[in-house]
RNA sequence: GAAAAACGCAAACCAGUCGUGAGGCUGGGACGCAAAGCCAUGGGUCAGCGUGUAGGAAGCUGACCGCCAGGCUACCGAA
Repeated sequence: GAAAAACGCAAACCAGUCGUGAGGCUGGGACGCAAAGCCAUGGGUCAGCGUGUAGGAAGCUGACCGCCAGGCUACCGAA
């Protein structure tokens, strides 16, 4: 980051499965992605527990990397 090339990934949804749940995995499927590769590091969002108990806040535990940022790595080589 291209009116390029070779690739790659896979949203929603469906089926199966794990989980209290957010959500994850496998198969199908493509909305899209120049890192939509990896990392839970900082925010943010979500779930559970629990105190209180009319409600709420602090707290603890987890989830989301295709929410934003950050770190590490990677294909091509026109401007």